The RNA shown here (Bacterial RNase P class A) has 364 nucleotides and comes from a Gaiellales bacterium. Its Rfam family is "Bacterial RNase P class A". Rfam links the family to the GO terms dimeric ribonuclease P complex, tRNA processing and ribonuclease P activity. Lineage of the source: Bacteria > Bacillati > Actinomycetota > Thermoleophilia > Gaiellales. The sequence was found by an Rfam model in a public genome assembly. The prediction has a mean pLDDT of 77.
This record gives sequence, structure tokens and C1' cells, in this order.
RNA sequence: AGAGCAGCCCGGGCAGCCGCGGCGGGGAACGGGAAACCGUCCGCCCGUCGAGGAAAGUCCGGACACCGUAGAGCAGGGUGCUGGAUAACGUCCAGCGGGGGAAACCCUAGGGAAAGUGCCACAGAAAUGACACAGCCGCGGCCGGCAACGGACGUUGGCAACGGUGAAAUGGUGCGGCAAGAGCGCACCGGCGCCACGGUGACGUGGCGGCCAGGUAAACCCCACCCGGUGCAAGGCCCAGAAGGGGGCGUCUGAGGGUUGCUCGCCCGAAGCUCCCGGGUUGGCCGCAGGAGGCGUGCGGCAACGCAGGCCCCAGAUGGAUGGCUGCCCACGACAGAAUCCGGCUUACAGGGCUGCUACUGCG
Repeated sequence: AGAGCAGCCCGGGCAGCCGCGGCGGGGAACGGGAAACCGUCCGCCCGUCGAGGAAAGUCCGGACACCGUAGAGCAGGGUGCUGGAUAACGUCCAGCGGGGGAAACCCUAGGGAAAGUGCCACAGAAAUGACACAGCCGCGGCCGGCAACGGACGUUGGCAACGGUGAAAUGGUGCGGCAAGAGCGCACCGGCGCCACGGUGACGUGGCGGCCAGGUAAACCCCACCCGGUGCAAGGCCCAGAAGGGGGCGUCUGAGGGUUGCUCGCCCGAAGCUCCCGGGUUGGCCGCAGGAGGCGUGCGGCAACGCAGGCCCCAGAUGGAUGGCUGCCCACGACAGAAUCCGGCUUACAGGGCUGCUACUGCG
């Protein structure tokens, strides 16, 4: 240099002018007040702040708020190797096992299939109470042959080595053994179980035992753990306006209600509840941004992260602001825009930059 791997950052810049939203101040106007002053709205002036790494999808987790407490059972949903982090998580970190790569490194929902059920297309004899098509061996009589032996047939006999099917056929390879075979015996390998040692643990290493069991649980299921519901249109306050009519149920023999799928329990309810028709309103304020906040430093930890201390304030609308023009520069500008907030995940993205690492290859 080329090839590759991992992590991170930026997301046009600068200046001027005009415009828009929030906050603070000033002046003026109006109202209140004896006054200082206070309050409010429109326009004006000054200062200051004004989208993102994903603001997105709304897929998880929490904060917050409310629900006459939130109890039990069933049902339902979620998670699923181990240890840790965290407010919490399905997220993150560090490991273990399995798979891939020459390596850096990458991928992995990875509990249970000797509880039960289901399923396993086609092919095949047989797809799980495994099985016997072709075949091997034994036995029986028959035929041929002097005999060894061969042939076809039968069998309530033995077998699964060899052939064929399949993604998968009841461990694999080899030697022995046998009538033929077979973990039947042995060696090595694989699995399972037990023991010892190491490790917090997942697990690893070693030894022993022929113990040899099909796959599938993002199929039902079993096991362990977690989950009360709703969702800022939560919820609280203020202002304005209005007109009643009819039906049903009920007042302790209690209607109705407590926003969970059902049942039970518990609670409210001595009085109202509910349906239909008609009428009124379509305003304002808070919640609402000082927070699990951001950026450095030090300490602890491999890390995720935690602790201490310093500095900073960084959108807050409700027809909903963040834009336009000009000049200069460059690599000529992508995906896209807050709406209660925060931690994640996922998805979209023109172009550019930084750091660390690998060593099959070339050059010095």
C1' cells in the first nucleotide's frame, strides 16, 4: 500500500438583513389602589433561547397521574445458558456452550424430548409399542451329483452385518467372535450417567460404568420467574351558558356502582340510578420541562455502571414557531422534524472524519 475486522464522531460552515415562537426587561395604554405598586392584552424597542441522531415506528421497560386498595382462584400475557448492571426491561456488560473464519472477529430464543399428546411430506418393508423388501444362516423332506456341494420349496426358527429408500433407520470405525450375526467381547471416537478436582456459576479437565436413548417445544405441554387496570384526551382548577318533557328500576326484601376475561371475596351506596327527545357550551390556567439532565475531572470496577466534587441551563407550541434572501468557502449537503417525560430496541440515511486491531499478499 492493498484486503479485512471492530468501535466512535460529524450530519454543510461563516457573516449581514428580514420574519416566526418562548422567556426576561423597557416604554406607553387600560383596570384596581390613598400611594408605592400590582394585574392584563395588542402593537413597538432591547436582550436571550429555539429540533434529531434518529425528534420516526409506538415494539418493550419505567417515571408521573387517576381508579371506594390493588385480595384469592382460574384463565391470559411475557421471559428462558451463567454471573452482574439498572428505577426497570425483551436492554446493556462480562463469561460459558454450539457454529463460522487463516486471523482480527462474527452469529446464536441456548430450560425440559428416559411426564404425556400431536406431527415427521415424498420415497421406503418400516418414521417409533420401530421394522424386515431384497438378503444371510439353521432345520426339514424333495431333485441333481459317487461325494464335496448346488437348486427350488417349506418353517410358530435365528439375524440385522451387507443392498436399496429417506433430511433422519435405534451409536461410528476396526479387530475378535459366531451357523450367520449382534456392545456379544476388546481398542479408539461420540453420547449419557456417576465420582474427584478447579470455578460464585454456566461449565471445564481427569477417572470409572457397555448404560447406548430418532427428530421436533418461535407444536400443545411441563418447570422456574415476572405482570392490578387505564394512559397527559391521565388528572386538577377557573369562567361562561342552559329549559324542560317522557319512560324504566329502586329506597334495607337495597336499584346501581368500584373502567381487569370469569367466579368468589371486599368496598361504596337510606338515594338516587338509567334510557329517549329537547336545550346550552366548544373558553382559559395548571400539569409542561431543573431532569434516573448535559459536559469535563478524580476514585472504584475487565466492563456495563457506581460514588464524590466542579461548571452549565439547553424548544415548550395549542391552527400548532425553528424559515427566507444575499455574499464567501467546501467534500455541493442524505434521512427526516418535538407535543407529558425518561431508558432501550428497531427502521431510514448523501457524504465525510477519527481510533484500535488482524497478517493469507506486495514494496521499502